Context: one part of a larger RNA
RNA sequence: UUGGGCGUAAAGAGCUCGUAGGCGGUUUGUCGCGUCUGCUGUGAAAUCCUCAGGCUCAACUUGGGGCGUGCAGUGGGUACGGGCAGACUAGAGUGCGGUAGGGGAGACUGGAAUUCCUGGUGUAGCGGUGGAAUGCGCAGAUAUCAGGAGGAACACCGAUGGCGAAGGCAGGUCUCUGGGCCGUUACUGACGCUGAGGAGCGAAAGCAUGGGGAGCGAACAGGAUUAGAUACCCUGGUAGUCCAUGCCGUAAACGUUGGGCACUAGGUGUGGGGUCUGUUUCCACGGAUUCCGCGCCGUAGCUAACGCAUUAAGUGCCCCGCCUGGGGAGUACGGCCGCAAGGCUAAAACUC
Numbered sequence: 001u002u003g004g005g006c007g008u009a010a011a012g013a014g015c016u017c018g019u020a021g022g023c024g025g026u027u028u029g030u031c032g033c034g035u036c037u038g039c040u041g042u043g044a045a046a047u048c049c050u051c052a053g054g055c056u057c058a059a060c061u062u063g064g065g066g067c068g069u070g071c072a073g074u075g076g077g078u079a080c081g082g083g084c085a086g087a088c089u090a091g092a093g094u095g096c097g098g099u100a101g102g103g104g105a106g107a108c109u110g111g112a113a114u115u116c117c118u119g120g121u122g123u124a125g126c127g128g129u130g131g132a133a134u135g136c137g138c139a140g141a142u143a144u145c146a147g148g149a150g151g152a153a154c155a156c157c158g159a160u161g162g163c164g165a166a167g168g169c170a171g172g173u174c175u176c177u178g179g180g181c182c183g184u185u186a187c188u189g190a191c192g193c194u195g196a197g198g199a200g201c202g203a204a205a206g207c208a209u210g211g212g213g214a215g216c217g218a219a220c221a222g223g224a225u226u227a228g229a230u231a232c233c234c235u236g237g238u239a240g241u242c243c244a245u246g247c248c249g250u251a252a253a254c255g256u257u258g259g260g261c262a263c264u265a266g267g268u269g270u271g272g273g274g275u276c277u278g279u280u281u282c283c284a285c286g287g288a289u290u291c292c293g294c295g296c297c298g299u300a301g302c303u304a305a306c307g308c309a310u311u312a313a314g315u316g317c318c319c320c321g322c323c324u325g326g327g328g329a330g331u332a333c334g335g336c337c338g339c340a341a342g343g344c345u346a347a348a349a350c351u352c
Base pairs, nucleotide, nucleotide: 003324004323005322006321007306008305012320014201015200016199017198021194022193023192025088026087027086028085029084030083031082033081034080036076037075038074039073040072041071042070048066049065050064051063052062053061054060091191092188093187094186095184096183097182098181099180103177104176105175106174107173108172109171110154115149116148117147118146119145120144121143125136126135162169163168206247207246208245209244210243211242215241216240220236221235222234223233258319259318260317261316262315263314266297267296268295269294270293271292272291273290274289275288276287277286278285279284301308302307325352326351327350334345335344336343337342
C1' cells in the first nucleotide's frame, strides 16, 4: 500500500468558522469531456502462449500465428457523471407573527455570612483535636449588642431542569447583542454537506504591567502523630485566588462516542411551541395529536463482552481526523510559536 478498524482493547483533532479539494435535489434542451462500442495505426526483437519444422528425442533452436490489459487517430451511441443554457421547490436561506432561556458584554445595585476597626455589656478563659499542643486572652479575649470599613461569593427557588459550538454560564435591575424553537408558506431558487492548509474561541494553573486583597490558601514556619513524617491532623501564612489589559493554548477539554443526511417497534417522564377537544366566565387543569430539546426502560439489529438501541455503538451514503505490539517516548534532534514555563510537529539505536 491493499485491507481492517477508532465508547471501554492502539485510534475522533478541545470547539467552531472557513480556503482549496471531495461529494451533491427534481426537470428540459444541448455538447459529447468522462463513459460504452466499431475500425485503422502503433504497441522493436528476444521472452510468453500456440501451430509446424531442424538437431535420433528432449533441453535447445528456426519459421508462421496469437497475446501485448496501453496510446493516438477516426466513425457511432448518449442512459449515467460532467460542461453550457433554461425551468422547478421537497434541501438551504430570507421575510412576517409569536416564544423560552444562569447564551455573551458593560454599567448600576441588594441582603445573609466571614474578617477587621470603634464603642457598650461582661469575666477568665477561648480555640483546636482521636487526645493534645503551638496560637489568642487580665494591655480584657471568647460570648453578646450597636455602628463602621472592605473584599469575595450569591443560601432558598434549584431540578433527574434551562442556555451555549466547545470551554462554560446562576442575587437583582437597565442598556447593547448572538443563536435557537414554533407557526405561516409570502420571497430567493440548490445558494448545499464536509473541510487538507488557515483563522478565531478555548477551564484551571502559570507569566507580564498596574490595581485590589475579606475568606481560602501551594511555598514556608511552628505544634502534634510517628521508628522516621520533608505527609495525612492542628495554629499561622506568602504567591495565588479578584479586577483591567496583554500573553500562554493545555486538561479524565469525557458521552473517553467527528460532522451532515436518510431510513429502522414501542413505552414512560420532563422543558419549549402549535393544532383539535373537554371541565369551563376567565385564570388554571385534563385528553388527543404534531414539531423541537433533555432523560429512563426496551424490540429488531449490532457488540468480544459490558452494553448501545429514532439523542445508535442499528442500516446506508458523503467528507474530514486518527490507529497499526510493549518499553525507549509524546522523548532526542531540527523547525515553528512563546517573555518564560513550555507548546506543536516528531524519530532512531537498543530492548522484550
Predicted 3D model of a 352-nucleotide part of an RNA (small-subunit ribosomal RNA, central domain) from Salana multivorans. The full RNA is in RNAcentral, with records from ENA and SILVA. Rfam family: Bacterial small subunit ribosomal RNA. Its family is annotated with ribosome and structural constituent of ribosome in the Gene Ontology.